RNA sequence: GGCCCUAUCGUCUAUCGGUUAGGACACGAGCUUUUCAAGCUCGGAAGCCGGGUUCGACUCCCGGUAGGGUCA
Numbered sequence: 001g002g003c004c005c006u007a008u009c010g011u012c013u014a015u016c017g018g019u020u021a022g023g024a025c026a027c028g029a030g031c032u033u034u035u036c037a038a039g040c041u042c043g044g045a046a047g048c049c050g051g052g053u054u055c056g057a058c059u060c061c062c063g064g065u066a067g068g069g070u071c072a
Stems, first nucleotide, its partner, number of pairs: 001071007010025004018055001027043005048064005
């Protein structure tokens, strides 16, 4: 340098054009307990960036950035 794959809450991970963007762990609050842990309930928290297509984009297209793989 060419080609391919990936990018979503703090972390891991669903969502294949119309979802309030869901779940687990973690975090915060409450209940329970003599205390801690465990358990139960509730809560906050996310679409890598810029364009395009579309009535509508996390999703499709183009470019970029970052990471990974492969060839040279």
The RNA shown here (transfer RNA) has 72 nucleotides and comes from Candidatus Zambryskibacteria bacterium RIFCSPLOWO2_02_FULL_39_14. Its Rfam family is "tRNA". Rfam describes the family as follows. Transfer RNA (tRNA) molecules are approximately 80 nucleotides in length.